[in-house]
RNA sequence: GAAGUUCCUCGGGGGCGGGUGUAAUUCCCGCACCGGCGGUGAUGCCUCUGAUGGAGGAUGAGCCCGCGAGCCCAGCGUCUGGCAUCUGGUAAAACAGAGCGGACAGGCGCAGGGUUGAUCCGGUGGGAAUCCGGAGCCGACAGUAGAGUCUGGAGGGGAGAGGGGCGCU
Numbered sequence: 001g002a003a004g005u006u007c008c009u010c011g012g013g014g015g016c017g018g019g020u021g022u023a024a025u026u027c028c029c030g031c032a033c034c035g036g037c038g039g040u041g042a043u044g045c046c047u048c049u050g051a052u053g054g055a056g057g058a059u060g061a062g063c064c065c066g067c068g069a070g071c072c073c074a075g076c077g078u079c080u081g082g083c084a085u086c087u088g089g090u091a092a093a094a095c096a097g098a099g100c101g102g103a104c105a106g107g108c109g110c111a112g113g114g115u116u117g118a119u120c121c122g123g124u125g126g127g128a129a130u131c132c133g134g135a136g137c138c139g140a141c142a143g144u145a146g147a148g149u150c151u152g153g154a155g156g157g158g159a160g161a162g163g164g165g166c167g168c169u
């Protein structure tokens, strides 16, 4: 130190004041605030150098590309549950056993499809949706007087990030 494998840890921020009203941190007015993960990312910054150059590194996008949570659809595997059913039993039941194959419900695991928002102008420059300046815009579902900021699903899930072991060299 490669592929692979396994385990552990981490892994979302943000609102006040006033008005109306029975009721609004939800509407209206005023002024605020927030920005998950990976990628890309010129100048500038740092290091090295054989130096008008070259190499490497850190930082660097809510609205550029993709991902995640939520919601919808459907698949495979597995486990659990009762049911149908079957067997025994009985006059019939009760009851006992099975419950593979069948339809269903739920849990877990794996893999997939769909859906889900928003940017321009100026500057610099060879080159910028990323830098600098300015002006804008966006924000799941459920609850509730209509919510990016309240409460809740959520001590959940998760894009991923970091680290240890195995492994082989």
Base pairs, nucleotide, nucleotide: 001168004166005165006164007163008162009161010160015031016030017029018028019027032149033148034139035138036067037066038065039064045057046056047055048054049053062137063136070115071114072113073112075110076109077108078107079106080105081104083102085098086097087096088095119135120134121133122132123131141152142151143150